[in-house]
Context: one part of a larger RNA
RNA sequence: CUGGGCGUAAAGGGAGCGUAGGCGGGGUCUUAAGUAAAGUGUUUAAUCCCGGGGCCCAACCCCGGACCGGCAUUUUAAACUGGGACUCUUGAAUAGUGGAGAGGUCGGUGGAAUUGGGGGUGUAGCGGUGGAAUGCGUAGAGAUCCCCAAGGACACCAGUUGCGAAGGCGGCCGACUGGACACAUAUUGACGCUGAGGCUCGAAAGCAUGGGGAGCAAACAGGAUUAGAUACCCUGGUAGUCCAUGCCAUAAACGAUGAAUACUAGGUUUUGGGCCCGUCAACGGUCCAGAGCCGCAGCUAACGCGUUAGGUAUUCCGCCUGGGGAGUACGGUCGCAAGACUGAAACUC
Numbered sequence: 001c002u003g004g005g006c007g008u009a010a011a012g013g014g015a016g017c018g019u020a021g022g023c024g025g026g027g028u029c030u031u032a033a034g035u036a037a038a039g040u041g042u043u044u045a046a047u048c049c050c051g052g053g054g055c056c057c058a059a060c061c062c063c064g065g066a067c068c069g070g071c072a073u074u075u076u077a078a079a080c081u082g083g084g085a086c087u088c089u090u091g092a093a094u095a096g097u098g099g100a101g102a103g104g105u106c107g108g109u110g111g112a113a114u115u116g117g118g119g120g121u122g123u124a125g126c127g128g129u130g131g132a133a134u135g136c137g138u139a140g141a142g143a144u145c146c147c148c149a150a151g152g153a154c155a156c157c158a159g160u161u162g163c164g165a166a167g168g169c170g171g172c173c174g175a176c177u178g179g180a181c182a183c184a185u186a187u188u189g190a191c192g193c194u195g196a197g198g199c200u201c202g203a204a205a206g207c208a209u210g211g212g213g214a215g216c217a218a219a220c221a222g223g224a225u226u227a228g229a230u231a232c233c234c235u236g237g238u239a240g241u242c243c244a245u246g247c248c249a250u251a252a253a254c255g256a257u258g259a260a261u262a263c264u265a266g267g268u269u270u271u272g273g274g275c276c277c278g279u280c281a282a283c284g285g286u287c288c289a290g291a292g293c294c295g296c297a298g299c300u301a302a303c304g305c306g307u308u309a310g311g312u313a314u315u316c317c318g319c320c321u322g323g324g325g326a327g328u329a330c331g332g333u334c335g336c337a338a339g340a341c342u343g344a345a346a347c348u349c
Base pairs, nucleotide, nucleotide: 004320005319006318007303008302012317014201015200016199017198021194022193023192025088026087027086028085029084030083031082033081034080035077036076037075038074039073040072041071042070043069049065050064051063052062053061054060091191092188093187094186095185096183097182098181103177104176105175106174107173108172109171110154114150115149116148117147118146119145120144121143125136126135162169163168206247207246208245209244210243211242215241216240220236221235222234223233258316259315260314261313262312263311266294267293268292269291270290271289272288273287274286275285276284298305299304322349323348324347331342332341333340334339
């Protein structure tokens, strides 16, 4: 390389948009690039194969011949792929109505709690633990009541829920705004799928500048524990956590499962919407779109998956090829840095 694979054995890119490329719905006509058939030319010799011959045979040597295939060219065919023209509506999109939603950005606002401050009552403890101690407290703590301030997070509702491409999103109100879904028609007429590069987004931590700082809390300090204890436990506590702006680009970024389309028993629960029956509702049936559980066929090494496939197929992309060395070194690109991305070999088992 071929073949084989990627839920858990090595392997799905963190996610989206999209360039090139690859692939692409139904019909009619046409073309003849691919494709197919036939012919011609060419494809050094030797070798291989077939026929024959020469060394006694064989190996070896000599003579003759052909297949297969490549390239070029001529003629023909027109099913399929491609090109051209016309057309269709089921894929895709647009227009209308409607309801659902923690989707996003910005602004405002609320209560509980916490901490601090002021005042009142009040007196000897509080706190903490396995038990203690450090710590706080007679300069009046803790407890309790009133007032004030600050910052951050939003109990109940809450769900096996919903929304989002992923990361993720949860008090309430408003403004702006993205997407999905259902319904009934209409319009465009394949406008589609995927997507190397590229661009954008991307938890936490971290970085830069300026704010903010209640609680929590790396580092750090002290008290314990212990043989030791650079820990687990306790008392404190700074970065940070919060805001604005700009970087960083990683993760068990997980469903450890790339995207799209079609097909292949059901049962049950649930979210959003439509239709139907019963006078309405509840409830039931049914059709879409989601979210779970169980399960037939099938698949699987097993576990398990099973219309939300890991089943049956097709298209496109990414990735794997024994363990360690190593996601290291070197080089390159990016970054303020931390580092990220790309990514070996010697050697060794």